[in-house]
RNA sequence: UGAGUAAACUGGAUGAUUGCGGGCACAAAAGCCGAAAGGCUGUGUUCGAGGAAAGUCGGAGCUCCACAGGGCAGGGUGCUGGGUAACGCCCAGUGAGGGUGACCUUAAGGCAAGUGCCACAGAAACAAACCGCCGGUUUACACCGGUAAGGGUGGAAAGGUGAGGUAAGAGCUCACCAGCAGUCAGGCGACUGGCUGGCUCGGUAAACCCCACCCGGAGCAAGACCGAAUAGAGAAGCGAUGGAGUUGCCCGCUCCGCUUCCGGGUAGGUCGCUUGAGGUGUCAGGCAACUGGCAUCCCAGAUAGAUGAUCAUCACCUCGUUAGAGGGACAGAACUCCGCUUACAGGUUUACUCAUCAU
Numbered sequence: 001u002g003a004g005u006a007a008a009c010u011g012g013a014u015g016a017u018u019g020c021g022g023g024c025a026c027a028a029a030a031g032c033c034g035a036a037a038g039g040c041u042g043u044g045u046u047c048g049a050g051g052a053a054a055g056u057c058g059g060a061g062c063u064c065c066a067c068a069g070g071g072c073a074g075g076g077u078g079c080u081g082g083g084u085a086a087c088g089c090c091c092a093g094u095g096a097g098g099g100u101g102a103c104c105u106u107a108a109g110g111c112a113a114g115u116g117c118c119a120c121a122g123a124a125a126c127a128a129a130c131c132g133c134c135g136g137u138u139u140a141c142a143c144c145g146g147u148a149a150g151g152g153u154g155g156a157a158a159g160g161u162g163a164g165g166u167a168a169g170a171g172c173u174c175a176c177c178a179g180c181a182g183u184c185a186g187g188c189g190a191c192u193g194g195c196u197g198g199c200u201c202g203g204u205a206a207a208c209c210c211c212a213c214c215c216g217g218a219g220c221a222a223g224a225c226c227g228a229a230u231a232g233a234g235a236a237g238c239g240a241u242g243g244a245g246u247u248g249c250c251c252g253c254u255c256c257g258c259u260u261c262c263g264g265g266u267a268g269g270u271c272g273c274u275u276g277a278g279g280u281g282u283c284a285g286g287c288a289a290c291u292g293g294c295a296u297c298c299c300a301g302a303u304a305g306a307u308g309a310u311c312a313u314c315a316c317c318u319c320g321u322u323a324g325a326g327g328g329a330c331a332g333a334a335c336u337c338c339g340c341u342u343a344c345a346g347g348u349u350u351a352c353u354c355a356u357c358a359u
Base pairs, nucleotide, nucleotide: 001355002354003353004352005351006350007349008348009347010346012314013313014312015311016310017309018308020048021047022046023045024044025043026042031040032039033038050330054341055340057339058338059337060336061335062219063218064217065216074215075214076213077212078211079093080092081091082090083089094108095106096105097104098103109210110209114208115207116204117203118202130151131150132147133146134145135144136143137142159177160176161175162174163173164172178200179199180197181196182195183194184193185192186191223271224270225269226268232262234261235260236259237258238257242256243255244254245253246252278297279296280295281294282293283292284291285290316327317326318325319324
């Protein structure tokens, strides 16, 4: 200098004018809206979108409902260790795969527990003889036996390559390699390394299944309080002793009226509602995720939904000799938090790798 890898940050600034929403203080008396509950009006001051506020995907707090305890069924997670309130998230590692490398990806429990399946082809898909090879009988055809080196089929063929060995062959024997089992050493562990044993047992668990751990439901339109209306075989009182029904009459019984209260909870109102697993700084522990101590800060809370508009100056980008002109990504809270995923113009920083050149 060029090409990359991995991360972190930023997401215009200042001022003026004028709105809109919240908090606080004052005026405070009064007034207005409403049946009530409750709300509104002024002045000053202060605060007022994001890194993703988005998707609503995972996990929680909070609220209500359900719930003795245990088991079955069902669902989820699935290498190891750690972090966390918790997670399917994060960190550090292991194995496998990719890259010259920095580094990246990972759908990685168990098929040596049992069962199933492995289409077509092929003799055979698990303990296999179709062709071939070898031996025997036979003139021969053929039959019997041995054999997994070779051919052929298949996605996959009974560990691979080579040598010895043999009638021909074969882990039958040996060397190396791959796997498995046992054992020793290292590691908390996943696992790694050595030694021993011919032990060679195919693949498939996103097949049933086995093992370990976890799991109640609904959601702030949750829910709580106040409360016009409506339903009420709820209570008390009043009434010409009224009307209707029950058998024509009497008694009795039942229903019907008005007022007040109770109960109820719709519309509406208030709370829930923003101080929280909180932010920032610093110190300490830890490789890290993260945790702890101390100091400091308060940083939107609407309900048809505020956070806007205009102007000036500066910064950035593009065009232009200059003057000047034009431009601004993705996108906007709605109970809260931790994550994940997705979108994103431009700019900044750090560490590392490879190639080339110079010293």
Molecule: Bacterial RNase P class A
Organism: Bacillota bacterium